A computed fold for a 74-nucleotide RNA, annotated as transfer RNA. Its Rfam family is "tRNA". By type it is a transfer RNA. Gene Ontology term of the family: triplet codon-amino acid adaptor activity.
RNA sequence: UCCUCGGUAGCUCAAUUGGUUAGAGCACCGCCCUCAUAAGGCGGAGGUUGCUGGUUCAAGACCAGUCUGAGGAA
Numbered sequence: 001u002c003c004u005c006g007g008u009a010g011c012u013c014a015a016u017u018g019g020u021u022a023g024a025g026c027a028c029c030g031c032c033c034u035c036a037u038a039a040g041g042c043g044g045a046g047g048u049u050g051c052u053g054g055u056u057c058a059a060g061a062c063c064a065g066u067c068u069g070a071g072g073a074a
Base pairs, nucleotide, nucleotide: 001073002072003071004070005069006068007067010026011025012024013023019057028044029043030042031041032040050066051065052064053063054062
């Protein structure tokens, strides 16, 4: 320098061919249960989908640029 894959909640990850309000598990907070703790049950909070711009009625997804991580080629 070039190629491939990735970046979404605190962490690990989903999200179909572009179309429902971006969800799940763990963690966190509250309540129930218990003598108490853990486990279990119910509920809640938490998101500029790396960043900027574009296409579109509509973008996490498509396009361009850019930052960053992993792997590969020279």